Context: one part of a larger RNA
Molecule: small-subunit ribosomal RNA, central domain
Organism: uncultured prokaryote
RNA sequence: UUGGGCGUAACGGGCAUGUAGGCGGCAUAACAAGUCUGGUGUGAAAUAUCUCGGCUCAACUGAGGGAACGCAUUGGGAACUGACAAACUAGAAUCUAGGAGGGGAAACUGGAAUUUCAGGUGUAGGGGUGAAAUCUGUAGAUAUCUGAAAGAACACCGGUGGCGAAGGCGAGUUUCUGGCCAUAGAUUGACGCUGAGGCGCGAAAGCGUGGGGAGCAAACAGGAUUAGAUACCCUGGUAGUCCACGCUGUAAACGAUGUGCACUAGGUGUUGGUGGGUUAACCAUCAGUGCCGUAGCUAACUCGUUAAGUGCACCGUUAAGUGCCCCGCCUGGGAAGUACGGCCGCAAGGCUGAAACUC
Numbered sequence: 001u002u003g004g005g006c007g008u009a010a011c012g013g014g015c016a017u018g019u020a021g022g023c024g025g026c027a028u029a030a031c032a033a034g035u036c037u038g039g040u041g042u043g044a045a046a047u048a049u050c051u052c053g054g055c056u057c058a059a060c061u062g063a064g065g066g067a068a069c070g071c072a073u074u075g076g077g078a079a080c081u082g083a084c085a086a087a088c089u090a091g092a093a094u095c096u097a098g099g100a101g102g103g104g105a106a107a108c109u110g111g112a113a114u115u116u117c118a119g120g121u122g123u124a125g126g127g128g129u130g131a132a133a134u135c136u137g138u139a140g141a142u143a144u145c146u147g148a149a150a151g152a153a154c155a156c157c158g159g160u161g162g163c164g165a166a167g168g169c170g171a172g173u174u175u176c177u178g179g180c181c182a183u184a185g186a187u188u189g190a191c192g193c194u195g196a197g198g199c200g201c202g203a204a205a206g207c208g209u210g211g212g213g214a215g216c217a218a219a220c221a222g223g224a225u226u227a228g229a230u231a232c233c234c235u236g237g238u239a240g241u242c243c244a245c246g247c248u249g250u251a252a253a254c255g256a257u258g259u260g261c262a263c264u265a266g267g268u269g270u271u272g273g274u275g276g277g278u279u280a281a282c283c284a285u286c287a288g289u290g291c292c293g294u295a296g297c298u299a300a301c302u303c304g305u306u307a308a309g310u311g312c313a314c315c316g317u318u319a320a321g322u323g324c325c326c327c328g329c330c331u332g333g334g335a336a337g338u339a340c341g342g343c344c345g346c347a348a349g350g351c352u353g354a355a356a357c358u359c
Stems, first nucleotide, its partner, number of pairs: 004330003007301002012327001014201002017198001021194003025088001028085001031082001033081002035077009049066003052062003091191001092188006098181002103177007110154001114150008125136002162169002206247006215241002220236004258326001260324001262310002266292011296303001313322002332359003341352004
């Protein structure tokens, strides 16, 4: 490379946007680059291949023959691909009239709880555990009441419920802002799909600078447990967790399932629309989100219109081709996501990524 694969065996890029490239709806005219078909020339010989012949056969062999294929040139065909012209509306997009939503950013506000501080009442314990102890309290704790401060998170609603490309998003109000869905019309007229590089976003932890610091809590200290206990349990407790700006760029970043389009039995929940209706019902339909399940698929488990289904297919057979399209990735285990090099990063480290050797 061919071929075969990627839910769980090795294998879907964390996610989007988009350049080159690849692929691309319906119909007409004309061209003839691809394509199909014929002629001519050429492709030395040997080899290979088919056929005929010679050694008894075979290997071997023949200035025996042929075919195939490639290239050039020339004539023809026009279904398909392509380029060109002019057109269409089923894909795509825009506008008008509606809707749901923790989608994003900023500002302001709220109550419950916690801790601390001040004061009142009040007296001997409190706290913690399997049991204890460290700890705390007559310098008045715990409990309870009043007041104040601070920071963080938003109970109930809350739901295999909603929104977002993913990461993710949950108190309330306002401002700014992105996307989505249904119905009915109008408009543009293939403007589409995918997407190597590139650019952007990207949990937590971590890093830089400056704030903030209630609770929680790596590290650390003490008390227990234990043979030991650098742990699990307890009492404390610093980074951190929070905010602003910048960096990092990784996760079981998971549906372990790339994206888009079309087709292929149903049943039953639920969310948001629309239409009908004899109006709490029910029926139809579109867009999501769950469960079960037919055909089919699968090594099995399972998946099953939210697919992991759509060849047991078609043409055809020396052979070979079609099989929707595009990208990413895999090729025995270990060594190893290591070394070396390169690029990126303040660092931590990230991306790319071997081999010897060994089984």